[in-house]
RNA sequence: UGGGGGAUAGUGAAAUGGUAUCACAGAUGACUCUGAAUCAUCUAUUCUAGGUUCGAGUCCUAGUCCCCCAG
Repeated sequence: UGGGGGAUAGUGAAAUGGUAUCACAGAUGACUCUGAAUCAUCUAUUCUAGGUUCGAGUCCUAGUCCCCCAG
């Protein structure tokens, strides 16, 4: 420099253009002499800027960062 892939709660991952979901973690409560475990409820998320669309995590353009391949 060229090509390809990726970026989603604190962490790890899902998600046919139509309410962003799950697990762990966190908070509160129940249970318990206390704690752990268990159960219930709750909080928090789409890398950035534009575009297309009635509607974008998803499609298009540009950018940033990370990984792989080639030179």